Background
The RNA shown here (small-subunit ribosomal RNA) has 1546 nucleotides and comes from a Gammaproteobacteria bacterium.
């Protein structure tokens, strides 16, 4: 610290996505050990069983238990015996509180602590800093006190009532229980006089002192305890200040409510409470209302500022089955207390009871999911107790769980050019892999054995010396090498020892991110994925292996935070086009604010000091063998409070000041704004006058007018809108918006001097007002022009586009709507930051007349620097620099939509989400590609011509049927007379039947034979039999070479798949002019320049310019063929001159001149002239010349495109057949025939036809041949044979022409198919199925619909030869050569191309993309007549338990009065006070009725969204998208949409 995905590529913007770390987890697989943690996140759901709070007998009355002790009896023994019985030992039993002890009670402390939980709470509840009006049990300090009396009352006993629970009555009795009296101050209260107000005792020694006199009282003394009072600690309660989630689609809330007075109340302040009084109090700095949540320390993650979380641990708060209340007490409104309601669950004799694990085990349910019904008070703490001591599920331990964090082990060393096996192989090998095995060594854990620490500190007992005392008692504190004792862990740590490598290795991943690769399997199937994306037969992506990778007792996975994400941006982000600037003003609150001076000190700054528990992080140090972990000390703990100092800024107070702002005064421009008049054209209408047959309209038409008189054209009239030239990137206004002229009112702006005011400012949330153009009410008006509509026309089809009409509307008043591409897509103010050129209003100077020049202030507009920017831009009128305020965005859709609210008459405005869906959607610019965009140019591409094709018949090729096959292939141009340069067998691949299986071809290895030939017989053949001929080459004599049979395995063999695995050839645009590269320069970049612009060219050809300069592949040109000429060689070619011969003929001599042939040269280069151009390529015309500007033609195919063709030419990879998908053979088939289509022929005739007659070529073939002459046939032909391996010979006759005769416009003297007969050839064979001849037949056709080919000069047309193939068998192909045109005005349109530039939502490139409605199925989600549930206002009803009040009713020991008896102890009435029951009043839980609010669920039917390989209509949008989109707003329409208006330019 990044990465991957939007696109062909790029840069931005933006979202998803992954690498990290982490958790109280869960799940899959796996599983050695220890140490330390930590373990119901869900149902605060129910909850069996144990057990978690008891303790003191030194408070007390006691005595149910249990030990001892003493006493008595009994019985059984035992001794002794003076027989009375003693003495003793067991046992039963009775008895004694005197002892140790103790059940139950009294009583006193403690059960408010410790444990749990997190339901509830948005709160003074935490947190964190203050405060003032309190209490505080035990604990510590100090003062002081503790006198003196009473009555009762549990326990008990008796009785009653009850299933139990319990509960009543009577009667005894004790206290540290309970009550009086006194006394009392540094208490309280007070009207200042005064008055109220306390207490308990228990224990232990001792006897100096008095008194009984063994022993005790009383003193005395310790210890505990006890009551008042102050002080302290400790805890607790109250009050405040700041901090503390989320929603505004929750905007208002509040009546005890805010305060006051005066009563109560309370440990205490205070509406806490009551009664008057006052209208207050909170609130956009977020009240109330909703939803959720315990809070903090911390934890987790981040560089860090923040985010998320609040298990364990600590501190606080809150609960305790739900709800409500109080009583006790110091302290609870109380977890294992009470009372009531309620809801469950027990138990019941039905009549009434018990309960309350969110303690600690454990249990049922809930869930993906969380542990033992364990020891033990040894330690630590805590509760009583004087004290041992008891209790203590806190706790200290152990038990289960890889839950998590930390160590350790699972071996270590040597060991091969590498064993097996397993995988891969290019077959050689490579990897597993030093890995094993095998030596040699080592024992840590775990197992086994053994001894064994610390955790124990204390306590008691003994001694000692001190304290207190009257004391050597006692106690109390201390110390002691004294003694006696306490361990759950524990079979326990450490440590010796003992065997033995011995018991111990998984898990994910391997396509990119992202470390780590093959191979088989499968074949868009089966699965994978976290993203982007794999799978359709060669998958590194699935599955499996083999290998590697990573990481370990774990490893993945899933869920969850933070991170990366500068993706909410305090640190540290935007807003013109990407999402984002309100449509515009005015202006509240807030925010911010000019220059100075004095002062203050709030803010800021610096010191100091409380505080910020402990833990924990983080540093240093120690302890466990290291870590984890733990102890100890620093540091931190960014906060808050207090003190003090300081005064630069900010803010406060006070004065000043003129640069900001504003007033006055003088000017200036202007469609600013309202309101009244009022003018001309033009439209229409209506009147009348001329005037006649159309007029209008249109791409072309037609619906309409129009002989009842239009249009046209004079004249009046009427009436409504709107204002032509001026008009201007001119003006004016915040914006919308403003346009004849005049007159009134009236807003603002600007220039230029001067004066006064003295920040009086800037923004602006809510708030108000303005606000196009549709629309809407009410009332006018209505001329044009027009939604709807009607009608014609286009169309496939026109619910549009175009045409006739035409209603609302448009226009005016008055009244809503309040949105628009309301745009500069650009908020408002202020500075400040190079220039240059326009133009609107001002001013000022120079200077002169000029349409000068400079300065200057305001607004509008074009460039253009820095600098901003993703680019495109912007650029003193910022998108620049910088400050202030406001507003707005946070990935696309879903949605600007649904719910709710506001507005509005409505239409609808304005706030505004979700669920679901998708990995992108977007924005600039780049390169292409395409356009019914634009420009230049080319092409037989269109025109102008000629001739065809489409029509016939017929030949051939295809599709399609058909067949047993009719092999296969080739399919717009660029398949279809194509592979096929030739299917009767053979070809031949296809079918049917018959055969072979190492095979027809090849190598190897064994045995035989030479090969080979000929005969015969089966048989459709292939084959199979039989006989026969024949023994060769070479040799080292072993044999080997070709070849043949046989026989065995490796293997042949495949025209079987796959041209979409491929190679090589091909074909296309296209003989188009293109198509790249290095260097350098720009762009961030993709790319761009060069290649572009002007010219010219067939051409990137070629000049010039020029951020370009070279250079390559293509163009040319080099080659061939042809035309001119010259050299030069002549035979088979020629024959002018000579000779010779012939009826004739280069026949012959000979020539080499001409022809021609071969060879090798010259010629043509815009080279010459003249124009034109730019002095330049270059063109244009000329002269020469056979030939002129590429002289004609050929050959040459640039970079790419088409998954164009071809696996069946041939190669070849992978798959597939192996007695067959290999081979062989006989037959048939490829030749089929309703039908379409393509190339051709041949006609359809007089430019023919046919009959006779004659003339010119080229350029090929010939030995399995070409075949001359002659003969035979009407003819194919056949007989026979000369000639020729070819300039000698031969096919070969050229035709068309040319002359001449016929036909005379017709189904023909056209035309020639079918057809029948008879024949010829080749060939083994011509039936399927060949040519050819001949006679005989005489079909279609009388020039071709829509549409369509080809040519631009030796070309089209027209004529014929020839050759390849081939035995035979062209109308096809490939050459040949004769005769031989017409026509190009031109590029406007078609169709292809090529440069340039444009637009683009396209990049599979337009056969792209893409929209909507309609059917289908899935999913969320809105409305709904309803419907059930949760919250919760208000009104009322009802009122348990309890607190207080209040009470003509009853009860009632202690006190006090008054009595009555008694001598006294003492007993009793009576009445009071004080108590309690009762009864009522207030409040009040549950609970009930009404009636609202809100929220969740569902709910026929319904709207719309979303998605979902090949549905159905259509063609809306990107291109001028074929009617330019597009926004507001009506109105129409199956749908996209379309029209009408006003606006934008994207």
């Nucleotide at each position: 610290a990044g990465a991957g995905u939007u696109u062909g590529a790029u840069c931005a913007u933006g979202g998803c996505u992954c690498a990290g770390a982490u958790u109280g987890a869960a799940c899959g697989u796996u599983g050695g050990c220890g140490g330390c943690a930590g373990g119901c996140c869900u149902c605060a759901c129910a909850c069996a069983u144990g057990c978690a709070a008891g303790u003191c007998g030194a408070a007390c009355g006691g005595a149910a238990a249990c030990g001892a002790c003493g006493g008595g009896a009994g019985c059984c023994g035992g001794u002794c015996u003076u027989c009375g019985g003693g003495c003793u030992g067991g046992c039963u039993u009775c008895u004694g509180g005197g002892c140790g002890u103790c059940g139950a009670g009294u009583g006193g402390c403690g059960g408010a602590c410790g444990g749990g939980u997190g339901a509830g709470u948005a709160a003074c509840g935490c947190g964190u800093g203050g405060g003032a009006a309190u209490c505080u049990a035990c604990c510590c300090g100090a003062u002081u006190g503790a006198c003196u009396g009473g009555g009762a009352u549990a326990a008990c006993u008796c009785g009653g009532c009850g299933a139990a629970a319990g509960u009543c009555g009577a009667g005894c009795u004790a206290a540290u229980a309970c009550c009086g009296g006194a006394u009392a101050a540094g208490u309280u209260c007070c009207a200042a006089g005064g008055a109220a107000g306390a207490a308990a005792g228990g224990u232990g020694g001792c006897c100096u002192c008095u008194c009984u006199a063994u022993a005790g009282a009383a003193g005395c003394u310790g210890c505990c305890g006890c009551g008042a009072u102050c002080g302290g600690a400790u805890g607790a309660g109250c009050c405040c200040g700041c901090g503390u989630c989320a929603g505004a689609u929750u905007a208002g809330c509040u009546u005890g409510u805010u305060g006051g007075u005066g009563g109560g109340g309370u440990a205490a302040a205070g509406g806490c409470u009551c009664a008057c009084c006052a209208a207050g109090g909170c609130u956009u700095c977020g009240a109330u209302c909703u939803g959720u949540a315990g809070c903090u320390g911390g934890u987790c993650u981040g560089a860090g500022a923040g985010g998320a979380c609040g298990a364990u641990c600590a501190g606080c708060c809150a609960c305790a089955c739900u709800g409500g209340g109080a009583c006790u007490g110091a302290g609870a409104c109380a977890c294992g207390g009470c009372c009531c309601a309620g809801a469950c669950u027990c138990c019941u004799a039905u009549g009434g009871g018990a309960g309350g694990c969110a303690g600690c085990a454990g249990u049922g349910g809930g869930g993906a999911a969380u542990c033992u019904u364990g020891c033990g008070c040894a330690a630590u703490g805590g509760g009583c107790g004087a004290a041992a001591g008891c209790c203590u599920g806190a706790c200290g331990c152990a038990g289960c769980c890889a839950u998590g964090c930390c160590g350790c082990g699972u071996g270590u060393g040597c060991g091969a050019c590498g064993a097996a096996g397993g995988c891969c192989u290019u077959c050689g090998g490579g990897u597993u892999g030093u890995a094993a095995a095998g030596c040699a060594c080592u024992u840590u854990c775990a197992g086994g054995a053994g001894g064994g620490a610390a955790g124990a500190a204390g306590a008691g007992c003994a001694c000692c010396a001190g304290g207190u005392u009257a004391a050597g008692a006692g106690c109390c504190a201390g110390g002691u090498g004294g003694c006696u004792u306490u361990g759950a862990c524990a079979u326990g740590a450490a440590c010796u020892c003992c065997a033995g490598a011995a018991g111990a290795a998984g898990u994910a991943c391997c396509g990119g991110c992202u470390a780590a690769c093959u191979c088989c399997g499968u074949g868009c199937c089966a699965g994978c994925a976290g993203c982007c994306g794999c799978g359709g037969u060669a998958a590194u992506a699935c599955g499996g292996a083999g290998g590697g990778u990573a990481c370990a007792a774990a490893c993945g996975u899933u869920a969850a935070u933070c991170g990366g994400a500068a993706u909410u941006a305090c640190u540290g982000g935007g807003c013109g086009u990407a999402a984002a600037g309100c449509g515009c003003g005015c202006g509240u609150a807030g925010g911010u604010g000019g220059u100075u001076u004095u002062u203050u000190a709030a803010g800021u700054g610096c010191a100091u000091u409380g505080u910020g528990a402990a833990a924990g992080c983080u540093c240093c140090g120690g302890g466990c063998u290291c870590a984890a972990c733990c102890c100890g000390g620093a540091a931190a703990u960014u906060g808050c409070g207090g003190u003090g100092c300081a005064a630069a800024c900010u803010g406060g107070a006070a004065g000043a000041c003129u640069a900001g702002a504003g007033u006055a005064a003088g000017g200036u421009a202007g469609a600013g704004g309202g309101a009244g008049g009022u003018g001309g054209a033009a439209u229409u209408u209506c009147a009348u006058g001329u005037g006649u047959a159309g007029c209008g309209g249109u791409g072309a038409a037609a619906u309409g007018c129009g002989u009842a008189g239009a249009u046209a054209u004079g004249u009046g009239a009427a009436g409504g809108a709107a204002c032509a030239c001026c008009a201007g990137u001119g003006g004016c206004g915040a914006a919308g918006g403003c346009g004849g002229c005049c007159u009134c009112c009236u807003g603002g702006a600007c220039c230029a001097u001067u004066a006064c005011u003295g920040a009086c400012a800037c923004u602006g949330a809510g708030g108000u007002g303005c606000g196009a153009a549709a629309g809407c009410g009410c009332g006018g008006g209505g001329a044009g022009c027009a939604a709807a509509c009607a009608g014609g026309a286009u169309u496939a089809g026109a619910u549009a586009c175009c045409c006739u009409g035409g209603u609302a509307g448009u226009c005016c008043g008055c009244g809503c709507c309040g949105u628009a591409a309301a745009c500069g897509a650009u908020g408002a103010a202020u500075a400040c930051u190079a220039g240059c050129c326009g133009u609107c209003a001002g001013g000022g100077g120079c200077a002169u007349u000029a349409u000068g020049c400079c300065c200057u202030u305001g607004g509008u507009g074009g460039c253009g620097c820095a600098g901003c920017u993703a680019a495109c831009g912007c650029g003193a009128u910022a998108a620049g620099u910088a400050u202030u305020c406001c507003g707005c965005c946070u990935g696309g859709g879903g949605a600007g939509u649904a719910c709710g609210g506001c507005c509005g008459c409505a239409a609808g405005g304005c706030u505004a989400a979700a669920a679901c869906u998708c990995a992108a959607a977007u924005g600039a610019a780049u390169u292409g590609a395409c356009g019914g965009g634009g420009g230049c140019c080319c092409g037989c591409a269109c025109a102008a011509g000629c001739g065809g094709u489409g029509g016939a018949g017929c030949a051939u090729g295809u599709u399609g049927u058909u067949u047993a096959a009719u092999u296969c292939g080739a399919u717009g141009c660029a398949a279809c007379g194509c592979g096929a340069a030739a299917a009767a067998c053979c070809u031949u691949a296809c079918c049917a039947c018959c055969c072979c299986u190492u095979g027809a071809c090849a190598u190897c290895c064994u045995c035989g034979g030479a090969a080979u030939c000929c005969u015969u017989c089966a048989g459709a053949g292939a084959u199979g039999g039989a006989g026969g001929a024949g023994u060769g080459c070479c040799u080292u004599c072993g044999g080997g070479a070709a070849c043949c049979g046989a026989g065995u395995g490796a293997c042949a063999g495949g025209u079987g798949c796959u041209g979409c695995a491929u190679g090589g050839c091909u074909g296309u645009c296209g003989u188009c002019a293109g198509c790249u590269c290095g260097u350098g320069u720009c762009g961030u970049g993709a790319g761009a320049u060069g290649u572009u612009u002007g010219g010219u060219u067939a051409a990137g050809u070629c000049c010039a310019a020029u951020a370009a300069c070279g250079a390559g592949c293509g163009c040319a040109a080099c080659c061939c063929c042809u035309a001119u000429c010259c050299c030069u060689a002549g035979u088979u070619a020629c024959c002018a001159g000579c000779g010779a011969g012939u009826c004739a003929u280069g026949u012959c001599g000979g020539g080499g001149a001409c022809u021609u042939u071969g060879g090798g040269g010259a010629g043509a280069c815009u080279g010459c002239c003249a124009g034109u151009g730019a002095u330049a390529a270059a063109c244009u015309g000329g002269a020469g010349g056979a030939a002129g500007g590429u002289g004609g033609g050929g050959a040459u195919g640039a970079g790419g495109u088409c998954a164009a063709g071809u696996c069946a030419u041939c190669a070849u990879g992978g798959c597939c057949c192996u007695u067959a998908c290999g081979g062989g053979g006989u037959g048939g088939g490829c030749u089929a025939c309703a039908a379409a289509c393509g190339u051709g022929c041949u006609a359809c005739a007089a430019u023919g036809g046919g009959g006779a007659g004659u003339a010119c070529a080229g350029a090929g073939g010939g030995a399995a041949g070409c075949g001359a002459g002659c003969u035979g046939g009407c003819g194919a032909c056949a007989g026979u044979u000369a000639g020729c391996c070819a300039a000698u010979c031969c096919c070969a006759a050229a035709a068309a022409g040319c002359c001449u005769c016929u036909c005379g416009u017709a189904g023909u003297c056209c035309g020639g198919a079918u057809u029948g007969c008879a024949g010829u050839c080749u060939g083994c064979a011509a039936c399927u199925c060949g040519a050819c001849u001949g006679c005989a037949u005489g079909a279609a056709g009388u020039c071709g619909g829509a549409a369509u080919c080809g040519c631009u000069a030796g070309u089209a047309a027209u004529c014929g030869c020839g050759a390849a193939u081939c035995a035979g068998a062209a109308u096809g192909u490939c050459g040949c050569g004769g005769u031989g045109a017409a026509u190009a005005c031109g590029u406007u349109c078609c169709c292809g191309g090529g440069c340039c530039u444009u637009g683009u939502a396209c990049a599979c490139a337009c056969c792209g993309c893409c929209c909507g409605u309609c059917a289908c199925g899935u999913c969320a989600u809105g409305g709904a007549a309803g419907u059930g549930g949760g919250u919760u206002g208000c009104a009322c009803c009802a009122g348990a338990a309890g607190u207080g009040g209040u009470u003509a009713g009853c009860c009632u020991a202690a006190c006090c009065u008054c009595g009555a008896g008694g001598a006294a102890a003492c007993u009793u009435g009576a009445g009071g006070g004080g108590g309690g029951c009762g009864g009522u009043c207030c409040c009040c839980a549950c609970g009930g009725u009404g009636u609202g609010a809100u929220u969740c669920a569902u709910g026929a039917c319904u709207g719309g969204g979303a998605c979902g390989a090949a549905g159905u209509c259509g063609u809306a949008a990107c291109a001028a998208g074929g009617u330019a989109g597009c926004c507001g707003u009506a109105g129409g329409g199956g749908a996209a949409c379309c029209u009408g208006u006003g606006g934008c330019u994207g």